[in-house]
Molecule: Glycine riboswitch aptamer
Organism: Flavimaricola marinus
RNA sequence: ACGUCAGGUUCGGGAGAACCCGGUCCCAAUCGUUCGUGGGUUGGUAUCGGUGCCGAAGGAGCAUCCGCCCCGGUAAACUCUCAGGCAAAAGGACCUUGCCUGGCUA
Numbered sequence: 001a002c003g004u005c006a007g008g009u010u011c012g013g014g015a016g017a018a019c020c021c022g023g024u025c026c027c028a029a030u031c032g033u034u035c036g037u038g039g040g041u042u043g044g045u046a047u048c049g050g051u052g053c054c055g056a057a058g059g060a061g062c063a064u065c066c067g068c069c070c071c072g073g074u075a076a077a078c079u080c081u082c083a084g085g086c087a088a089a090a091g092g093a094c095c096u097u098g099c100c101u102g103g104c105u106a
Stems, first nucleotide, its partner, number of pairs: 003104007012095002018051001020050005026044006052086003058082001059080003065073003
C1' cells in the first nucleotide's frame, strides 16, 4: 500500500413456516329499517387470547482447546426458540459491487 484486520455505508441477490381460530376497538362497504349512527354480514388495520409451525435480526448453550484446573475463558450456518417471524410489504444471517474511517505489516 491496490496487502491484511476491524467498523460504517451504498448497489444487487437473499430462505423457511397457518392470508389459522376466537374476542375487542377503529375505518370502509352492504343489508334491512319502526329513521334510533342502534343491529346483522363482509373486508382491512391495530391489539388481546389460543393452538400449530419456522430459524438467517438479536439473544442463550456447548464440542474442542487453554488457564491460576473448585471454576473460568473459548465456535458456528449446530442446538434452544426468550425475542422475532409464518399472503404482500417490512425485516433478514450471508454473498457480491463501490466508497469512507481506524489499526497492523512491508